[in-house]
RNA sequence: CGAAAGCACCCGCCUAAUUAGUCGUCCGGCAAAUCCGGCGACUGACCGGGGGACCCAACUAACUGGGGUGAAUCCUCGAAAGAGGACGGGUCAGCCUCCGCGACCCGAACCCGUCAGCUAACCUCGGCGGCGUUAUGCGGUAGGCCCC
Repeated sequence: CGAAAGCACCCGCCUAAUUAGUCGUCCGGCAAAUCCGGCGACUGACCGGGGGACCCAACUAACUGGGGUGAAUCCUCGAAAGAGGACGGGUCAGCCUCCGCGACCCGAACCCGUCAGCUAACCUCGGCGGCGUUAUGCGGUAGGCCCC
């Protein structure tokens, strides 16, 4: 804006998951476009992950092979559902970060495929998805960024 379906826009949160450009016989706005948005491909910046030497570490046997991303693990009680504790993580915006108190929440899921410690050079992969604290919960101020 619209009757609605829906389309577009602004602010904020979790997460690495942002941004700029080019292209497109794609989708929507729409009747149409060289316009706007989405989607896909490519390129750059930036952010994140994995593999991978010397050195160091490790080096036996058995058991239920082992390993990675992530805060997402461990312990106790319980038949179970679940509860509690330890510890780990997030938010409570008022530009960002740090510290204290308080409050409210999360502690999942997925992947590799018999294989990987660390690791310079080097190689390689991802940048999704899901949401809404309430209009400052109370304080402190060492630092940073941007603009003029």